c-di-GMP-I riboswitch aptamer from Paranoxybacillus vitaminiphilus, 86 nucleotides, folded computationally. The sequence was found by an Rfam model in a public genome assembly. NCBI's taxonomy places the organism under Bacteria, Bacillota, Bacilli, Anoxybacillaceae, Paranoxybacillus. Its Rfam family is "c-di-GMP-I riboswitch aptamer". Rfam's curators write: GEMM was predicted in a large-scale screen for bacterial structured RNA regulatory elements. Its mean pLDDT, the model's own confidence on a scale to 100, is 82.

RNA sequence: CGAACGAAAAGGCAAAACCGUUGAAAAACGGUGACGCAAAACUAUAGGGGCUAAUGUCUCUUUGACGAUGCCAGCCAGUUACCGAA
Numbered sequence: 001c002g003a004a005c006g007a008a009a010a011g012g013c014a015a016a017a018c019c020g021u022u023g024a025a026a027a028a029c030g031g032u033g034a035c036g037c038a039a040a041a042c043u044a045u046a047g048g049g050g051c052u053a054a055u056g057u058c059u060c061u062u063u064g065a066c067g068a069u070g071c072c073a074g075c076c077a078g079u080u081a082c083c084g085a086a
Base pairs, nucleotide, nucleotide: 005084006083012037013036017032018031019030020029021028022027035074041079042078043077047076048075049072050071051070056066057065058064
């Protein structure tokens, strides 16, 4: 110095829930709040997976099915990165 690893210190992120806004929904954003996280940073046409189903198509008669052009990076993956004990 690099890889791997995760002790310490400093600093960081923020689940659920509740409130508000947007949205058809999934979900996102803001506030409160901390379940956790060493990548809980970035990447969603060009890896896999998951959620929703408005428009639409089919069904056939108000139901049901299909369906991403909508989402999820705190599912795996990929890319980059702070600190430095054993």